RNAcentral holds the sequence, with entries from ENA. The RNA shown here (transfer RNA) has 71 nucleotides and comes from Candidatus Psyllophila symbiotica. Its mean pLDDT, the model's own confidence on a scale to 100, is 82.

RNA sequence: GUCCCCUUCGUCUAGAGGUAGGACAUCACCCUUUCACGGUGGCAACAGGGGUUCAACCCCCCUAGGGGACA
Repeated sequence: GUCCCCUUCGUCUAGAGGUAGGACAUCACCCUUUCACGGUGGCAACAGGGGUUCAACCCCCCUAGGGGACA
């Protein structure tokens, strides 16, 4: 330099253009003499900007960060 892939709750990970889910963690309550275990519930996210569309995590363009192949 050319090309390709990835970016979603604190972490890991799903997600057919039509309500953003799960696990762990965390918080509250229940259980227990207490802790742990267990149970119930809550909080919490789409890398940034633009475009297409009635509607975008999803499609298109640019940018940023990370990774890979070739040179």